[in-house]
């Protein structure tokens, strides 16, 4: 080194919920605050989910979100065997 696996120590990230912000809405950003994470690091390309302003008589519809739903892809701490 890499493919597999597993403990520990120093940290890491933060679901509901609340407040204030922004958004047409899902959402998002901030401070509070832990339900969980060994990729709950990063990226909407595949599928899946959510919205539906605008469009359309209506059904519907994403160029709008979700990475804490999977997969690709990139990256990365410590460490027995």
């Nucleotide at each position: 080194g890499u493919a597999u696996u597993u403990a520990c120590u120093c940290g890491g990230c933060a679901a509901a919920c609340u407040u204030a912000c922004u958004g047409a809405a899902a959402g998002g950003u901030a401070a509070g605050g832990a339900c969980g994470c060994a990729a709950a690091g990063u990226c909407a390309c595949c599928g899946g989910c959510c919205u539906a302003a605008g469009g359309g008589a209506a059904a519907c519809u994403a160029g709008g979100g979700u990475a804490g739903c999977g997969g690709a892809a990139c990256u990365g701490c410590c460490u027995c065997a």